[in-house]
Context: one part of a larger RNA
RNA sequence: CAAAUGGUGGAUGCCUAGGUCGUUAAAGCCGAAGAAGGACGUAGAAGGCGACGAUACGCGUUGGGGAGCUGUCAACAAGCGACGAUCCAACGAAUUCCGAAUGUGGCAACACUGGCUAUAGAAAUAUAGCUGAGCCCUCCAAUUUAUUGGGGAGGCGGGUAAGCCGGGGAAGCGAAACAUCCUAGUACCCGGAGGAAAAGAAAUCGAAAGAGAUUCCGUUAGUAGCGGUGAGCGAAAUCGGAAGAGACUAAACCACGCAAGUGGGGUUGAAGGGUUUUGCAUAAUGUUUUGAAAGAAGAGGAGAAAGUUUUGGAAUGGACUAUCAAAGAGGGUGAGAAUCCCGUAUCUGAAUUUCAAGUAAAAACAGGCAGAAUACCUAAGUACCAGGGUCCACGUGAAAUGUCCUGGGAAUCGGGGGCGACCAAGCUCCAAGUCUAAAUACUUUAACGGACCGAUAGUGAACUAGUACCGUGAGGGAAAGGUGAAAAACACCCCAAGUAGGGGAAUGAAAUAGAUCUGAAACCAUUUGCUA
Numbered sequence: 001c002a003a004a005u006g007g008u009g010g011a012u013g014c015c016u017a018g019g020u021c022g023u024u025a026a027a028g029c030c031g032a033a034g035a036a037g038g039a040c041g042u043a044g045a046a047g048g049c050g051a052c053g054a055u056a057c058g059c060g061u062u063g064g065g066g067a068g069c070u071g072u073c074a075a076c077a078a079g080c081g082a083c084g085a086u087c088c089a090a091c092g093a094a095u096u097c098c099g100a101a102u103g104u105g106g107c108a109a110c111a112c113u114g115g116c117u118a119u120a121g122a123a124a125u126a127u128a129g130c131u132g133a134g135c136c137c138u139c140c141a142a143u144u145u146a147u148u149g150g151g152g153a154g155g156c157g158g159g160u161a162a163g164c165c166g167g168g169g170a171a172g173c174g175a176a177a178c179a180u181c182c183u184a185g186u187a188c189c190c191g192g193a194g195g196a197a198a199a200g201a202a203a204u205c206g207a208a209a210g211a212g213a214u215u216c217c218g219u220u221a222g223u224a225g226c227g228g229u230g231a232g233c234g235a236a237a238u239c240g241g242a243a244g245a246g247a248c249u250a251a252a253c254c255a256c257g258c259a260a261g262u263g264g265g266g267u268u269g270a271a272g273g274g275u276u277u278u279g280c281a282u283a284a285u286g287u288u289u290u291g292a293a294a295g296a297a298g299a300g301g302a303g304a305a306a307g308u309u310u311u312g313g314a315a316u317g318g319a320c321u322a323u324c325a326a327a328g329a330g331g332g333u334g335a336g337a338a339u340c341c342c343g344u345a346u347c348u349g350a351a352u353u354u355c356a357a358g359u360a361a362a363a364a365c366a367g368g369c370a371g372a373a374u375a376c377c378u379a380a381g382u383a384c385c386a387g388g389g390u391c392c393a394c395g396u397g398a399a400a401u402g403u404c405c406u407g408g409g410a411a412u413c414g415g416g417g418g419c420g421a422c423c424a425a426g427c428u429c430c431a432a433g434u435c436u437a438a439a440u441a442c443u444u445u446a447a448c449g450g451a452c453c454g455a456u457a458g459u460g461a462a463c464u465a466g467u468a469c470c471g472u473g474a475g476g477g478a479a480a481g482g483u484g485a486a487a488a489a490c491a492c493c494c495c496a497a498g499u500a501g502g503g504g505a506a507u508g509a510a511a512u513a514g515a516u517c518u519g520a521a522a523c524c525a526u527u528u529g530c531u532a
Stems, first nucleotide, its partner, number of pairs: 001529007013517001014482002018453002020450009029159002037098003040053003044076001047073003050057001059092006068080003103112003113132008134156003138153003164192005174181001178228001204211002215242004225233002246435003249379001253264004269413001271378003274374007285366006295355003300348003306321005322339002324328001330342003384408007394420001415430005469476002489516001492504004
């Protein structure tokens, strides 16, 4: 050096128990009636995980189900079950201690305690049950000279992955430096609400034509624009879709009332309403009371059809002859199984209960339209203006529109706002009060799926994983899958100090499948051969 045989090592192949991304459907807040999250316990049994709570691997009721069961790692013991267990579903009972934690304290899961009641006791006392925090709002009763104080009832407090609204609000970065600008109203902090939130029924858009609340998607369009006209930022109407829904106050006037106020009335832009008057009508609709059903959810049930032979350890493979199919989706079974098993297509389904729904429906009550006249009403420290900001795609710009602070400060339908400085004309709308489902966002669950991963991948986590371990702490954070069809997991003998390891023997298709699939390379040996 070569070959062979081994060792080491754990690549590769195959596998999947776990992930990941979607589609469709359903569901969506929990909490002083004590949550989320934990501590400590509970079994015949020491520990981890799961379950449960002193009624503690469980109790009751209503249903389902029908032969096995006493969670799992994981056996063993002792038991339970056709007088129907275990198991599944629904509704209940019980639910230690900590935790908002709330009687007081505290180094969480502990200590101590006031009042009332009960039991035991002669009593001190002990035990058990109930009650005892703070803040806010409202109400009630009573008291005091009084600001006040006290009692009762109700609410709040804390948690919450993402999504939502509001109040605050960066920097790294980009601009090839950097200051306006960008990153970005992002990250982050705080507050709040709900299953969605927000928005929302035009003082809106548009443009000489018209549309007709909001939201979301596509388009318009990387357009119009903004911009140290740099980097960059970036619409809207329109059109096409999803969804579709509109309502209620204030005021005039009337009634009652000392008043505050309550009830009626009324709600708009082609102005409308009130009042007075004239004519026509009794419906739509609304309020109150009573209040369904179909259907769905929530365990399940029925469910077709194959044999022989051959190879093999094993047939689901080969050969031959059949069958079912509204079922030839999928998985399992000792190798590729429509006909072996679970299922699948299809059909079907209960009690307490929930949704459907306080909906449909029924009853009672209220109830409208048009013309004329009148000029009573139609949201004020508001609109608007000035100064200073901010938001609008729009950086002060010709900068409108929206909005905030300071100062000034209208009109009242013969009125007022907008139409991108401003003016005219024209068009259009009616601010200064409130509510409003759906289409939308997100998550969880279920079913189904993927030219997604296959153990250095895919979640950090396929396994005792947010575990072990590290850190005072905030926090950081792993490694680790595979015997075999079946444990049949090596009885017995031998070597040995040996429950280490090995040799026989046995099991098995295989043991170079022995605590293990396959078992590459580096690396280390042994044997043989070659080479000066």